[in-house]
RNA sequence: GGUGUAGCUCAGUUGGCAGAGCGACGGACUGUGGCUCCGUAGGUCGAGGGUUCGAGACCCUUCGC
Numbered sequence: 001g002g003u004g005u006a007g008c009u010c011a012g013u014u015g016g017c018a019g020a021g022c023g024a025c026g027g028a029c030u031g032u033g034g035c036u037c038c039g040u041a042g043g044u045c046g047a048g049g050g051u052u053c054g055a056g057a058c059c060c061u062u063c064g065c
Base pairs, nucleotide, nucleotide: 002065003064004063007022008021009020010019016053024040025039026038027037028036046062047061048060049059050058
């Protein structure tokens, strides 16, 4: 100096509802399974503090890589 966001890989614009793909689970389809399609669950946004009406984002400290 860079990086840390779902189980994994990663997005997240000028600060304004936290997301995608894969995976998991349920369903449709199928003689069964797979493929395909539909849906559901899953988050202290590494930790603590500050600024702000409002922070994943900006500032400080700290921890891991």